[in-house]
RNA sequence: GGCUCAGUCUCAUGCGGCGAAGGCUCGUGAAUCCUGUCAGGCCCGGAAGGGAGCAGCAGUAAGCGAUGUCCGUCGGGUGCCAUGAGCCCGCUGAGUUCCC
Numbered sequence: 001g002g003c004u005c006a007g008u009c010u011c012a013u014g015c016g017g018c019g020a021a022g023g024c025u026c027g028u029g030a031a032u033c034c035u036g037u038c039a040g041g042c043c044c045g046g047a048a049g050g051g052a053g054c055a056g057c058a059g060u061a062a063g064c065g066a067u068g069u070c071c072g073u074c075g076g077g078u079g080c081c082a083u084g085a086g087c088c089c090g091c092u093g094a095g096u097u098c099c100c
Stems, first nucleotide, its partner, number of pairs: 001097008009086006015079002018075003022071002024068001025066004034059004042051003
């Protein structure tokens, strides 16, 4: 010096980790224009009964708040992680061979 292999380099995939918002969970949440139940009172009826329905109560919608060992999504100069492909342009290491 040549050749081969590996690492470095590039890309892709996967896994872990970090972050973000979302779903899920809990709480709160409608004077009236949500639902149900509707005391009292009101209306119809001779009566039996029926009707509408305020307050209250219960359940919720949108929204707001709290939490995270859950679910998936997205993102990165995340990881001396894994696999594969690429580059022989360059660098490093090992092996082999040739020349001096």

A computed fold for a 100-nucleotide RNA from a Synergistaceae bacterium, annotated as Bacterial small signal recognition particle RNA. It is recorded under the gene name ffs. The RNAcentral record of the sequence draws on ENA. Its Rfam family is "Bacterial small signal recognition particle RNA". The family's RNA type in Rfam is non-coding RNA gene. On this family, see Rosenblad et al., Nucleic Acids Res 2003: "SRPDB: Signal Recognition Particle Database". From the family's description: The signal recognition particle (SRP) is a universally conserved ribonucleoprotein involved in the co-translational targeting of proteins to membranes. The coordinates come from a structure-prediction model, not an experiment, and the mean pLDDT is 76.